[in-house]
RNA sequence: GGCCCUAUCGUCUAACGGUUAGGACAACGGGUUUUCAAUCCGUUAACCAGAGUUCGACUCUCUGUAGGGUCA
Numbered sequence: 001g002g003c004c005c006u007a008u009c010g011u012c013u014a015a016c017g018g019u020u021a022g023g024a025c026a027a028c029g030g031g032u033u034u035u036c037a038a039u040c041c042g043u044u045a046a047c048c049a050g051a052g053u054u055c056g057a058c059u060c061u062c063u064g065u066a067g068g069g070u071c072a
Base pairs, nucleotide, nucleotide: 001071002070003069004068005067006066007065010025011024012023013022018055027043028042029041030040031039048064049063050062051061052060
């Protein structure tokens, strides 16, 4: 340098073009317990950036950025 793949809460991971962007762990608050642990309930928190297509984009297209694979 060519080609391919990936990018979503603090972490991991879902999401037919129409979802309140869901789940697990973590954090925080509460219940239970004499206390801790365990367990139960609740809360907070995210779509890599820019453009395009569309009535509507996390989702499709293009470009860029970052990471990974492969060939040279």
Predicted 3D model of a 72-nucleotide RNA (transfer RNA) from a Candidatus Tayloriibacteriota bacterium. Model confidence (mean pLDDT): 81 of 100. Taxonomically the source falls in Candidatus Tayloriibacteriota (Bacteria, Bacteria candidate phyla). Its Rfam family is "tRNA". It is annotated as a transfer RNA.